[in-house]
RNA sequence: UCGUGCUAGACGGGGAGCUAGCGGUGCCCUGUACCCGCAACCCGCUAUAGCGGGGUCGAAUUCCCUUUCGAGGAUCGGCGGUUAGCAGGACUGCCCUGUCAGCGGGCGUUGAGGACUGGGUCUCGUGCGGCGAGGACCUGCGAACCGGGUCAGGACCGGAAGGUAGCAGCCCUAAGUGGUCCCCCUCGGGCGCCACGAGGCAGCCUGGUCUGAGCAAGCUGGCGUGGGCAAGCUGAGUAACGAGGUACGAAAAAGGGUGCACGA
Numbered sequence: 001u002c003g004u005g006c007u008a009g010a011c012g013g014g015g016a017g018c019u020a021g022c023g024g025u026g027c028c029c030u031g032u033a034c035c036c037g038c039a040a041c042c043c044g045c046u047a048u049a050g051c052g053g054g055g056u057c058g059a060a061u062u063c064c065c066u067u068u069c070g071a072g073g074a075u076c077g078g079c080g081g082u083u084a085g086c087a088g089g090a091c092u093g094c095c096c097u098g099u100c101a102g103c104g105g106g107c108g109u110u111g112a113g114g115a116c117u118g119g120g121u122c123u124c125g126u127g128c129g130g131c132g133a134g135g136a137c138c139u140g141c142g143a144a145c146c147g148g149g150u151c152a153g154g155a156c157c158g159g160a161a162g163g164u165a166g167c168a169g170c171c172c173u174a175a176g177u178g179g180u181c182c183c184c185c186u187c188g189g190g191c192g193c194c195a196c197g198a199g200g201c202a203g204c205c206u207g208g209u210c211u212g213a214g215c216a217a218g219c220u221g222g223c224g225u226g227g228g229c230a231a232g233c234u235g236a237g238u239a240a241c242g243a244g245g246u247a248c249g250a251a252a253a254a255g256g257g258u259g260c261a262c263g264a
Base pairs, nucleotide, nucleotide: 001264002263003262004261005260006259009057010056011055012030013029014028015027020046021045022044023043024042034054035053036052037051038050063257064256065255066254067253068252072248074246075245076244079242080241082239086235087234088233091232092231093229094228095227096226097224098223099222100221101220102219103218106215107214113211114210115209116208117207118206119205120204121203122199123198124197125196126195127194128192129191131188132187133186134185135184138179139178140177141176147172148171149170150169155164156163157162
C1' cells in the first nucleotide's frame, strides 16, 4: 500500500416552549434524512440524561474537531418613529365673556339716552255673546192577532124580545222614531279686536309729562377675568414595525483528525 472481516460511530440537526434538568411527542426553521411501538388531564430518563425491538452503512463525499459565514426563533423595564384606548390642560389654537381704542356705515333736535307715570302682555273670578249637547214646547208617523173606540158583513146564545164576543175598514194612542228648533230651562269649552272686578307688573310693546345729545350693532387691535373644547401638546401606557446589542444556532465552505484482527 492492497484485500477480507470487525469495532467506535453514523443513518439528521436546531430554535422557542414545557421541565429541577435532559431528550421526545406537538409548533417553527433548515431541507431529504432506516423501520416499528410509546406520549400533553404528557411519555421516557438523570449529567454517558428518550426508552424498547429490528435493520443498513461503516474508518470516510457520509464519523469527529476547529474556524468562517449564516436561515431562523428568543431576549433587551434599552433606542427610533408610528399607534388603540385612558388621563391632563401648563403652553399653542379655537368658542363664550369684560373693558378700552380705532374703523366704515346706521339711528338721532321731525328728539338720542334717562327719570316718572297710564294701559297692554300675565293670573283669578263674574257677566254678556257665540258654539255645542240635552230637556221642554209644537208637530208628523207609529200595533195582521196578543192596545183603545166604533165595529159593515158574518158568527154564537135565545121561541121571540134581545144579548155576547169580534175580523176587515175608519179614527185614536203607547213604547218608539222623525221634523221645527225663534223663544224658554240645564250643562259644557283648545270660543271672543266684548264688558266688569281683584291681583301682579322682572322684561317687552304702546300712550303721556319732564329733561336735552348722544345711542346701539358689526369688524379689527390692545389688555383682562372666569368658564369650556381637546386638534396640536403633555403623561403613563398597549401593539406591531425598524435599527442595534446579547446568548443560541440549522445548512454551507475551508482546514485538520480517526481504531482492531488476519492475509498478501
Predicted 3D model of a 264-nucleotide RNA (Bacterial large signal recognition particle RNA) from Anaerolineae bacterium CG2_30_64_16.
A source record names the gene ffs.
Rfam family: Bacterial large signal recognition particle RNA. Rfam links the family to the GO terms SRP-dependent cotranslational protein targeting to membrane, signal sequence recognition and signal recognition particle, plasma membrane targeting.
RNAcentral holds the sequence, with entries from ENA.
Taxonomically the source falls in Anaerolineae (Bacteria, Bacillati, Chloroflexota).